Record summary:
This is a predicted structure of a 63-nucleotide RNA (Fluoride riboswitch aptamer (crcB RNA motif)) from a Pseudomonadota bacterium.

RNA sequence: UACGAGGAAGGGGAUGGAGUCCCCCUUUGAACGCCAUGCCCGGCUAAUGACUCCUACCGUACG
Numbered sequence: 001u002a003c004g005a006g007g008a009a010g011g012g013g014a015u016g017g018a019g020u021c022c023c024c025c026u027u028u029g030a031a032c033g034c035c036a037u038g039c040c041c042g043g044c045u046a047a048u049g050a051c052u053c054c055u056a057c058c059g060u061a062c063g
Stems, first nucleotide, its partner, number of pairs: 009026005016054006033044003
């Protein structure tokens, strides 16, 4: 330096943070929502994979 195996670990789950659980991926990967359009342009839902809390945003009511 190359090859192989094993271990530790790491990463991801359509908009933020934390905890727990679940699932997926091993860098050639997991992941990257919906509607509309020939193209360009445009429109819509959601801060979760799930639960809880915080923050942001939206709606209603009261002070």

The source organism's lineage runs through Bacteria, Pseudomonadati and Pseudomonadota.
It was read from a public genome assembly, where an Rfam model found it.
Rfam family: Fluoride riboswitch aptamer (crcB RNA motif). Gene Ontology terms of the family: positive regulation of gene expression and response to fluoride.